């Protein structure tokens, strides 16, 4: 000098990720309130399924909110984060199931966003999540080139830079 391993620190990807605030749309002319009407009962119905309870259900007037979204802005970031698994708490009138939300968990899965089919969550045609497919994109390897580009393959347990340590040549 070269290349390798381990560790530390810094960094890149871009319609990049998450959090918070938020006009506004939706929820919904719904719930509630109010006035009027109203013999009883059944069926039906109620923002998931079954059961229970037997609470509501007509017309006029008035008329929300939560949850779910969100232009844009700010903040923190680059396993950012998301999903799955298991457990706990909580909500869904009550019970069972299913589901939502929050927290924790793991030697699990996913490089990234975009588009499409299907499935799931959701009141939803909003929005979000997942499998699969597609092209794109960053990166590394192979191959290629004068240098590029086109091609093939891999995964973030990755890639790039610097430093330290170790051993190799």
């Nucleotide at each position: 000098g070269c290349g390798c391993a381990u560790g530390a620190u810094a960094g890149a990807g871009g319609c990049g990720c998450g959090g918070c605030a938020a006009a506004c749309a939706u929820c919904a002319g719904u719930a509630g309130c109010u006035c009027c009407a109203u013999u009883c009962g059944a069926a039906g119905u109620g923002a998931c399924g079954g059961g229970a309870a037997u609470c509501g259900c007509g017309g006029g007037g008035u008329g929300a909110a939560a949850g779910g979204g969100g232009a844009u802005g700010c903040c923190g970031c680059c396993g950012a984060a998301g999903c799955a698994u298991a457990c706990a708490g909580u909500c869904u009138u009550c019970c069972c199931g299913g589901g939502g939300c929050u927290g924790u968990u793991u030697c699990g899965c996913u490089g990234g966003g975009c588009c499409g089919u299907c499935g799931g969550a959701a009141a939803a045609u909003a929005u979000c999540c997942g499998c699969c497919g597609g092209a794109c994109u960053g990166u590394c390897g192979c191959a290629g080139u004068a240098a590029a580009a086109a091609g093939c393959g891999g995964a973030g347990u990755g890639c790039u830079a610097u430093c330290a340590u170790g051993g190799g040549u």

Annotation: Lysine riboswitch aptamer, 169 nucleotides, folded computationally. It matches the Rfam family "Lysine riboswitch aptamer". Its family is annotated with lysine biosynthetic process in the Gene Ontology. Model confidence (mean pLDDT): 81 of 100. It was read from a public genome assembly, where an Rfam model found it. Of the family's consensus pairs, 100% are formed in the model.